This is a predicted structure of an 88-nucleotide RNA (c-di-GMP-I-GGC riboswitch aptamer) from an uncultured bacterium.

Order: sequence, then structure tokens, then C1' cells
RNA sequence: ACCGAGAAAGGCAAACCGUCCGAAAGGGCGGGGCGCAAAAUCACCGGCCUACAGCCCCUGCGGGGCCAGGGCAGCGGGAUUGCCGAAG
Repeated sequence: ACCGAGAAAGGCAAACCGUCCGAAAGGGCGGGGCGCAAAAUCACCGGCCUACAGCCCCUGCGGGGCCAGGGCAGCGGGAUUGCCGAAG
């Protein structure tokens, strides 16, 4: 260094609930605890979600498509940083 143990010390926190923000996806905080050795950070690549605005279509109340933008780092890859130390 790779690697990751029914190791130790500690850490994070899914669903769900409360509350706040947001048009939404989703996010903050508190509870909770499914899981996690990077479940720390970064939207660079792929993917997925959303789409108020914008454009287009349907005669149209209304509906549909595309999409600037937004989001997911607990979808995969990549980049950066980091705790511990058995076996190999």
C1' cells in the first nucleotide's frame, strides 16, 4: 500500500413520524434505525427523479411531448480527503 475481522474506540443514518423550506423532485432540523469501512466531500461521466419558466403539439376547459434549470454522492464510475488494524 492493497485489504477489511461477529476486533476495539468512536462515527454516519433508510423507511416512517413531527416541523420548516421548495411548484416539484427533494432538502434543513428533531425523533427513529434499515443499513454503511468512506453512507465523508465534489454533479466531472453514465443513470434516475423533477420540471414553476420556456418551446412545441392536440380546436380547447384541459391534456401531452421536449427542455433551460433543479435534485439524488445511501445508483454505478471518477476525483479529493480521512479513523482503526487481525488474518492474508

Its mean pLDDT, the model's own confidence on a scale to 100, is 89.